A computed fold for a 523-nucleotide part of an RNA from an uncultured bacterium, annotated as small-subunit ribosomal RNA, 5' domain.
RNAcentral holds the full RNA, with entries from Greengenes.
The coordinates come from a structure-prediction model, not an experiment, and the mean pLDDT is 84.
Rfam family: Bacterial small subunit ribosomal RNA. Gene Ontology terms of the family: structural constituent of ribosome and ribosome.
Context: one part of a larger RNA
RNA sequence: GGAUGAACGCUAGCGGCAGGCUUAACACAUGCAAGUCGAGGGGCAGCGGGAGUAGCAAUACUCGCCGGCGACCGGCGGAAGGGUGCGUAACGCGUGAGCAACAUGCCCGUAUCAGGGGGAUAACCGAUGGAAACGUCGCCUAACACCCCAUAACAACAGAGGCCGCAUGGCCUUUGUUUGAAAUCUUCGGAGGAUACGGAUUGGCUCGCGUGACAUUAGCUAGUUGGAGUGGUAACGGCACACCAAGGCGACGAUGUCUAGGGGUUCUGAGAGGAAGGUCCCCCACACUGGAACUGAGACACGGUCCAGACUCCUACGGGAGGCAGCAGUGAGGAAUAUUGGUCAAUGGGCGGAAGCCUGAACCAGCCAUGCCGCGUGCAGGAAUGAGGCCCUAUGGGUCGUAAACUGCUUUUGCCGGGGAGCAAUAAGGCAUACGUGUAUGCCGAUGAGAGUACCCGGCGAAUAAGCAUCGGCUAACUCCGUGCCAGCAGCCGCGGUAAUACGGAGGAUGCGAGCGUUAUCC
Numbered sequence: 001g002g003a004u005g006a007a008c009g010c011u012a013g014c015g016g017c018a019g020g021c022u023u024a025a026c027a028c029a030u031g032c033a034a035g036u037c038g039a040g041g042g043g044c045a046g047c048g049g050g051a052g053u054a055g056c057a058a059u060a061c062u063c064g065c066c067g068g069c070g071a072c073c074g075g076c077g078g079a080a081g082g083g084u085g086c087g088u089a090a091c092g093c094g095u096g097a098g099c100a101a102c103a104u105g106c107c108c109g110u111a112u113c114a115g116g117g118g119g120a121u122a123a124c125c126g127a128u129g130g131a132a133a134c135g136u137c138g139c140c141u142a143a144c145a146c147c148c149c150a151u152a153a154c155a156a157c158a159g160a161g162g163c164c165g166c167a168u169g170g171c172c173u174u175u176g177u178u179u180g181a182a183a184u185c186u187u188c189g190g191a192g193g194a195u196a197c198g199g200a201u202u203g204g205c206u207c208g209c210g211u212g213a214c215a216u217u218a219g220c221u222a223g224u225u226g227g228a229g230u231g232g233u234a235a236c237g238g239c240a241c242a243c244c245a246a247g248g249c250g251a252c253g254a255u256g257u258c259u260a261g262g263g264g265u266u267c268u269g270a271g272a273g274g275a276a277g278g279u280c281c282c283c284c285a286c287a288c289u290g291g292a293a294c295u296g297a298g299a300c301a302c303g304g305u306c307c308a309g310a311c312u313c314c315u316a317c318g319g320g321a322g323g324c325a326g327c328a329g330u331g332a333g334g335a336a337u338a339u340u341g342g343u344c345a346a347u348g349g350g351c352g353g354a355a356g357c358c359u360g361a362a363c364c365a366g367c368c369a370u371g372c373c374g375c376g377u378g379c380a381g382g383a384a385u386g387a388g389g390c391c392c393u394a395u396g397g398g399u400c401g402u403a404a405a406c407u408g409c410u411u412u413u414g415c416c417g418g419g420g421a422g423c424a425a426u427a428a429g430g431c432a433u434a435c436g437u438g439u440a441u442g443c444c445g446a447u448g449a450g451a452g453u454a455c456c457c458g459g460c461g462a463a464u465a466a467g468c469a470u471c472g473g474c475u476a477a478c479u480c481c482g483u484g485c486c487a488g489c490a491g492c493c494g495c496g497g498u499a500a501u502a503c504g505g506a507g508g509a510u511g512c513g514a515g516c517g518u519u520a521u522c523c
Stems, first nucleotide, its partner, number of pairs: 001523004006519005013375006019368002021333001026331003030328003035076003040073002043069002047067003050063005083286003092211008102203002107199007115149004125138005155178010184191002212258003219249003224246004229241003261283004265276004288309005311322004339365001341364003347361001348359004378409004388400005414460006423450001429444007467512005472493003478507005488495002
């Protein structure tokens, strides 16, 4: 000198863009953050409509008949998105390869198929236990829930033939045996279902190389290293197990201890290098602490389950409930870090045929000079009549200083008044065109949180707007007064003991400027 997720002191007009718990992965009140589908189902608690019965009427009762729909069965989604950096020195990450050892819901393509049958169960109803959380028993019922039979590609095994490679080996054809599929709804347009193959996407696994400190850590290792076997897995493998062998790693640093998420990148530097990994993107790990599996295409699952533990809460003392490292917010810690805001309008996600519903993702708004950038605090004229302060060699001169006053001008900004966006593409629906019977495209056609915001026009009036640090040398900028080794300053050298350009004040000057200094850290 540059830089910062900064903090502190003094000061402060505006806008744009960005950023905002670096500390206690400390504890959390409250609200919200994952639902959706009635075009799968039985139904009808509640709401609206309709009908019926009684009544003159108000009204009461009944009926799932319609719109819809709480709870329930069922499907898809809750493995994404969002948060944090505890752990991890590791195939964790980065990069380059491999899988002839693998999986892949939703999506796309190709081919084939959907025949027959069965038994339950939740809700509801009845009974009943409990303070509650939550149950228990009995009866009834449905499905795209569940089960059985048939058939089929395919798979497994055995046999025959052919082709190929990269070692284990792989592929194709054929014969036989065995096992294993499906689901309906419909407005009849369609939406779904099953199997196999292929694609796409995403994931799993393996390997080469790279990726901290300490040798004041030198030896480490029994599932340890290998074999052939069995089990397990989507798959390879001591992944697990029984048996056999005695191996395997290490000064090219094993093992141990300490520290740490990694990368793209960021800062600095002429570069080489050094340092950092906050915001954004990719990967990994974690979800009160530890362990475990279930479901599922996918989890060993942040807002799922079970067990143990610590903590907090409720309790009728018998027993229960909870997990903000989601968004806000609270306490604590700290030098220090924001609102218990608005909207699904756009982008994206889930469900749905759609309308739509949900979405603290996202988009916006609020707070903070935390940073970067831009603008303003006015412009021109104005002195031998130079106020006042300060200084000097003091009847005089210098300086603040054209500075002010005063005259003229402008109106960024500000205040007042008026107008006022883009972000909106489309949906339902309509018209048209193309393919050819529901898809695409074009034209029309609802919807805006932000917001009466940005922006534009008019009016008013210099009006609403300057500080901070420094002035001995390094280092740009000097005098006076006070103090008297005191009070104090200080980054280093050093100033201060009676004329201190170094302390405190004043005048003046210098530097930067809505900031300026100080502290901390990196180069």